[in-house]
This is a predicted structure of a 517-nucleotide part of an RNA (small-subunit ribosomal RNA, 5' domain) from a Candidatus Nomurabacteria bacterium. Model confidence (mean pLDDT): 81 of 100. It was read from a public genome assembly. The source organism's lineage runs through Bacteria, Bacteria candidate phyla and Candidatus Nomuraibacteriota. Rfam family: Bacterial small subunit ribosomal RNA.
Context: one part of a larger RNA
RNA sequence: GGAUGAACGCUGGCGGCGUGGAUAAGGCAUGCAAGUCGAACGAGUUUUUUAUGUUCAAAAGUUGAGAUUACAUCAAGAUUCGAGAUUUUAAAAAAUUAGUGGCGAACGAGGUAGUAACACGUGGGUACUUCCCCCAAAGUCAUGAACAACGCACCGAAAGGUGCGCUAAUACAUGAUACAUCUCCGGAUGAAAGUUUUAACGCUUUGGGAAAGGCCUGCGGGAUAUCAGCUAGUUGGCAGUGUAAAAGACUACCAAGGCUAUGACGUCUAGGGGAGCUGAGAGGCUGACCCCCACCGAUGGGACUGAGACACGGCCCAUACACCUACGGGUGGCUGCAGUCGAGAAUCUUCCACAAUGGACGAAAGUCUGAUGGAGCGACGCCGCGUGAUUGAUGAAGCACUUCGGUGCGUAAAGAUCUUUUAUGAGGGAAAAAGUUUAUUGAUGGUACCUCAUGAAUAAGGGGCUUCUAAUCUCGUGCCAGCAGAAGCGGUAAUACGAGAGCCUCAAGCGUUAUCC
Numbered sequence: 001g002g003a004u005g006a007a008c009g010c011u012g013g014c015g016g017c018g019u020g021g022a023u024a025a026g027g028c029a030u031g032c033a034a035g036u037c038g039a040a041c042g043a044g045u046u047u048u049u050u051a052u053g054u055u056c057a058a059a060a061g062u063u064g065a066g067a068u069u070a071c072a073u074c075a076a077g078a079u080u081c082g083a084g085a086u087u088u089u090a091a092a093a094a095a096u097u098a099g100u101g102g103c104g105a106a107c108g109a110g111g112u113a114g115u116a117a118c119a120c121g122u123g124g125g126u127a128c129u130u131c132c133c134c135c136a137a138a139g140u141c142a143u144g145a146a147c148a149a150c151g152c153a154c155c156g157a158a159a160g161g162u163g164c165g166c167u168a169a170u171a172c173a174u175g176a177u178a179c180a181u182c183u184c185c186g187g188a189u190g191a192a193a194g195u196u197u198u199a200a201c202g203c204u205u206u207g208g209g210a211a212a213g214g215c216c217u218g219c220g221g222g223a224u225a226u227c228a229g230c231u232a233g234u235u236g237g238c239a240g241u242g243u244a245a246a247a248g249a250c251u252a253c254c255a256a257g258g259c260u261a262u263g264a265c266g267u268c269u270a271g272g273g274g275a276g277c278u279g280a281g282a283g284g285c286u287g288a289c290c291c292c293c294a295c296c297g298a299u300g301g302g303a304c305u306g307a308g309a310c311a312c313g314g315c316c317c318a319u320a321c322a323c324c325u326a327c328g329g330g331u332g333g334c335u336g337c338a339g340u341c342g343a344g345a346a347u348c349u350u351c352c353a354c355a356a357u358g359g360a361c362g363a364a365a366g367u368c369u370g371a372u373g374g375a376g377c378g379a380c381g382c383c384g385c386g387u388g389a390u391u392g393a394u395g396a397a398g399c400a401c402u403u404c405g406g407u408g409c410g411u412a413a414a415g416a417u418c419u420u421u422u423a424u425g426a427g428g429g430a431a432a433a434a435g436u437u438u439a440u441u442g443a444u445g446g447u448a449c450c451u452c453a454u455g456a457a458u459a460a461g462g463g464g465c466u467u468c469u470a471a472u473c474u475c476g477u478g479c480c481a482g483c484a485g486a487a488g489c490g491g492u493a494a495u496a497c498g499a500g501a502g503c504c505u506c507a508a509g510c511g512u513u514a515u516c517c
Base pairs, nucleotide, nucleotide: 001517002516003515004514006513007512008511009510010509013385014384015383016382017381018380019378020377026341027340028339030338031337032336035103036102037101040100041099043097044096045095046094047093048092049091050090051089053087055085066081067080069078110296111295112294120220121219122218123217124216125215126214128213129212130211133209134208135207136206137205138204139203140202141175142174143173144172150165151164152163153162154161155160180189181188182187194201195200222268223267224266229259230258231257234256235255236254237253239251240250241249271293272292273291274290275286276285277284278283298319299318300317301316302315321332322331323330324329349375351374352373353372357371358369359368360367361366388418389417390416391415398409399408400407401406423454424453425452426451427450428449432444461506462505463504464503465502466487467486468485472501473500474499475498476497482489483488
C1' cells in the first nucleotide's frame, strides 16, 4: 500500500447494487415452512332441482287469487279442481368434511458438529439399480374375502383406546395365460385396474434410450518422531451366506500372512473443490456470500415403508432436558422463515405476494410452496450524486498573530445576478405478462420514469501538522498532567502534552483495533 461477513470512537444528506449470528451444533414461547387428487372409492353434512305421497288442521269463526256446478241475477252457503304453503320418501347436480386409496413428502430450505477418509478433486473401470420421462412390441381374462369411515356399546382428566355389526375401490387376495427368468433340458416360477364418455388418461410384461445413482481404483492436496513398530477377520485361499451388485462385507475350514523411515500405528487440527485476497511473478494466506460434492438433524442406537431413506418438520428403543396432568399417564425437538433468552466486541422484520421463475399434486380449473420474487432495518462494503454557480475590496466587522507599521482567516462573508441536481408539492405513469383466439392476471407500486411549481432553499465532518510524513504559530503546564507506530517528547521560552488560531489531508465519511499478503 491492498484486503475484510469486521468491531470500536467521532460524524452522518440521497440513490443503485451487494451483503449481515464468524461466539453457544446453547435453550426455545408463538405463527407459518408439504401437500394434492372427487376424472380411484364408499360415506356424513349443506344447498338447489325434479318426482312422489299426506294435510287443509287447535280456537266462536277465518289460508285461498281464480275457475266450475247451482240460481232470473247478486250476496251468503255447498261440491269439485287448484296456483301457492308445510312436510315424508326417492333420484340427480353442486359445494364441503373426515376416512380408504394414489403420487409427493429421499426434492427444495438450513448448518459445518463429525470426518486426514475413495470425504473431495481429477483420470479410469463395471459385478449393478432406476419412480417419473421418451421410443418399440405384446397384453389388460376369471373370481373372492376383508378393513377404515359409519352405527351401537364402553374405558380414559387428557393423549388416546377397546368390543360387536355394516360397506366401496386403481386397497388386498386367489386362479388362468404369457415374450421373461432359472434349468439336471424332464420341467419349474412369475402380470395386470380401472375411470370417464367417444376422446383420452391409466394398469401389466419385455427390450432400448435419456438422465441420475451404487460400487471399485491410479494420482493429488494438513501438522507432529517429545508417536517406531502396527495388525487375528488381521493377509490370502476354498465353500457358502448376503446384496440391486464385486468383495473377509459376513460365516465355517485351511494356510501365515499384510503394513511400515517413500513415515505404518498413534495424537492434534480440519468439511473438500470451483474460487477469494495479495503479489511483477513464483508463491503465501483464506474457504463469508454464489456454484458443485460430502456429512449432520437434541445425544446414541435400530429398522420399517418405498424406485430411492436407515428419513430435519416419519416410526421404535435408550439418555439428558423441557412442558401438561385429575398423579394413573401423556407430549416435544427452529443446524427451515421470522422472532425470543443466553453468551458475546458484534450481525436485521414475529413484513408483502404466489404477479414472475421453479417445484409437488391434478385431465384441467386450480391448491400448496418463509423455495423464489420483493419490500423493511444496518454507511457493513463498492459505485454514483449532492451540500450551489457567477460576480463582489472600504480587502467590512470579528478572531488570531504582530517588529504595533501591519499580516492572516479572505472573494471568504454581506450585497448583486442566476440555476434547481437534490428536497417538497401537484399532474401523468411503466416494462417486467407470456401461448391460442377472446378475455383475465403485478406483491413490488402509484415505485422507476416524464412534466410543472416553490425556493439556495433540506445537507460536512474526521484525522493530522518533531522526523519517517503533506501541513506552524501563540497561550497554559513544568519529568507533573500527559503523548506515542518507531526514534522519542515533557525537569520554565515544548512547532511532540492541553487549548485557540492557522494550515495539510481524506471526505459522507474519517480514524483506531484485529487478521492476511